[in-house]
About this RNA: Predicted 3D model of a 138-nucleotide RNA (FMN riboswitch aptamer (RFN element)) from a Candidatus Villigracilaceae bacterium. Rfam family: FMN riboswitch aptamer (RFN element). The literature on the family includes a 2002 paper in Nucleic Acids Res by Vitreschak et al., "Regulation of riboflavin biosynthesis and transport genes in bacteria by transcriptional and translational attenuation". The sequence was found by an Rfam model in a public genome assembly.
RNA sequence: AAUAACCUUCGGGGCAGGGUGACACGCAGCGCAAAAAGCGUGAAUUCCCGAUCGGUGGUACAGCCCACGAGUGCUUCGGCACAUGAUCCGGCGCAACUCCGGAGCCGACAGUUAUAGUCUGGAUGAGAGAAGGUAUCG
Numbered sequence: 001a002a003u004a005a006c007c008u009u010c011g012g013g014g015c016a017g018g019g020u021g022a023c024a025c026g027c028a029g030c031g032c033a034a035a036a037a038g039c040g041u042g043a044a045u046u047c048c049c050g051a052u053c054g055g056u057g058g059u060a061c062a063g064c065c066c067a068c069g070a071g072u073g074c075u076u077c078g079g080c081a082c083a084u085g086a087u088c089c090g091g092c093g094c095a096a097c098u099c100c101g102g103a104g105c106c107g108a109c110a111g112u113u114a115u116a117g118u119c120u121g122g123a124u125g126a127g128a129g130a131a132g133g134u135a136u137c138g
Stems, first nucleotide, its partner, number of pairs: 005134006017049003023042005051118002053107002055068004063105002071082004087103005109121003
């Protein structure tokens, strides 16, 4: 340097602190039962305030640009179909929707005594890929 092959390891993070109280249970009272109201205890990491997290490759450094992975179903196991969120302004600069300043926005599927990016689960899984090694030839 070329050719293709084999192997090993790695490969996703996050609710601090508060508010409300659907609902559940108990107490007292009542001739019995029921209802309403009263008192007490518990009660959403999901609602509200606030907090916090950000896979891989590309590119001037990216959750929000382009592409890929993860999800569901089918499969001749090669893959195919469906689904797949979100950003603008200003500044510096040759170049940045990626840096700096500012203001915003987004987040699969199933489960749950109350609605989930953050709890539980598939998952000690899978995978985009990353790093290293072996052998052959010159």

Source information
The prediction has a mean pLDDT of 82. Taxonomically the source falls in Candidatus Villigracilaceae (Bacteria, Bacillati, Chloroflexota, Anaerolineae).